[in-house]
About this RNA
Predicted 3D model of a 349-nucleotide part of an RNA (small-subunit ribosomal RNA, central domain) from Stenoxybacter acetivorans. The RNAcentral record of the full RNA draws on ENA and SILVA. The coordinates come from a structure-prediction model, not an experiment, and the mean pLDDT is 90.
Context: one part of a larger RNA
RNA sequence: CUGGGCGUAAAGCGGGCGCAGACGGUUACAUAAGUCAGGUGUGAAAUCCCCGAGCUCAACUUGGGAAUGGCGCUUGAAACUGUGUAGCUAGAGUGUGUCAGAGGGAGGUAGAAUUCCGCGUGUAGCAGUGAAAUGCGUAGAGAUGCGGAGGAAUACCGAUGGCGAAGGCAGCCUCCUGGGAUAACACUGACGUUCAUGCCCGAAAGCGUGGGUAGCAAACAGGAUUAGAUACCCUGGUAGUCCACGCCCUAAACGAUGACAAUUAGCUGUUGGUGUGCUUGCCACAUUAGUAGCGAAGCUAACGCGUGAAAUUGUCCGCCUGGGGAGUACGGUCGCAAGAUUAAAACUC
Numbered sequence: 001c002u003g004g005g006c007g008u009a010a011a012g013c014g015g016g017c018g019c020a021g022a023c024g025g026u027u028a029c030a031u032a033a034g035u036c037a038g039g040u041g042u043g044a045a046a047u048c049c050c051c052g053a054g055c056u057c058a059a060c061u062u063g064g065g066a067a068u069g070g071c072g073c074u075u076g077a078a079a080c081u082g083u084g085u086a087g088c089u090a091g092a093g094u095g096u097g098u099c100a101g102a103g104g105g106a107g108g109u110a111g112a113a114u115u116c117c118g119c120g121u122g123u124a125g126c127a128g129u130g131a132a133a134u135g136c137g138u139a140g141a142g143a144u145g146c147g148g149a150g151g152a153a154u155a156c157c158g159a160u161g162g163c164g165a166a167g168g169c170a171g172c173c174u175c176c177u178g179g180g181a182u183a184a185c186a187c188u189g190a191c192g193u194u195c196a197u198g199c200c201c202g203a204a205a206g207c208g209u210g211g212g213u214a215g216c217a218a219a220c221a222g223g224a225u226u227a228g229a230u231a232c233c234c235u236g237g238u239a240g241u242c243c244a245c246g247c248c249c250u251a252a253a254c255g256a257u258g259a260c261a262a263u264u265a266g267c268u269g270u271u272g273g274u275g276u277g278c279u280u281g282c283c284a285c286a287u288u289a290g291u292a293g294c295g296a297a298g299c300u301a302a303c304g305c306g307u308g309a310a311a312u313u314g315u316c317c318g319c320c321u322g323g324g325g326a327g328u329a330c331g332g333u334c335g336c337a338a339g340a341u342u343a344a345a346a347c348u349c
Stems, first nucleotide, its partner, number of pairs: 004320003007303002012317001014201004021194003025088007033081002035077008049065006091191001092188004096183004103177007110154001115149007125136002162169002206247006215241002220236004258316006266294012278281001298305002322349003331342004
């Protein structure tokens, strides 16, 4: 110097975009920076190594050689890498047609239900529990009928269904808008892959300002339970949950599985598209993009994974290196704060 790993043992950044960097399809020509070969100069001496010589040997001294990771100059080679020029179409992208979708943003609107308010009917209970009590009710509750207010969420359809990069997204309608799939042709002509720093998005909770507040409900109060009960159960109930704008930036942010590409038996379901066939059907077959269940080979410590790989390979990034101390201290950066991020050591087993 090389050599190990990351589903569950330590380890894939929560997700994306993307500059630098790294890597990069195919043909021809040129070049000669890398590369390779020859020549030449240099690489002081001593030391180290090899073969000798001298002190009786050795240490030591000494002669010769080798070696000296290299570097410079020069001559040549042109396969590969690089560079330049001219092309190509298999990667990538664009156009045209069609299709599915809770993808995103804004506005509108509908019905059911809960709660509250008003009026009517009506009378003694209601509510709640393991059992109770607190609570509500003769100032007329609960029940029931009619009317009204307001907020939040959208039963059925609904599905190991769909869409999205992830977080996530669900009544219906309108407007604006992103992405994807597929078929046949046409076009551009490597425009690609990955991505440190950076930028953007990022559930819930939380924070700031202003609204809103039906239900639910941290905190809190009361009633129970209990030896106690700062709980589980019950009655209430404020932040919050909702909206607008601005922060926060974390999750078992999970497929605990980074992205892209290629190769490698099959079978069964399901979603979206397309084609072909005839016996025209709730058909069959083929193909493509997803999404589930099994399983060859192979892999794996095992469990299991298995064309959607954890198989076989390549390129790039991230990360790991015994347990605790500790995702802590200190410092930096960010934040209104809460805190986030980066991130040790002593000591100890």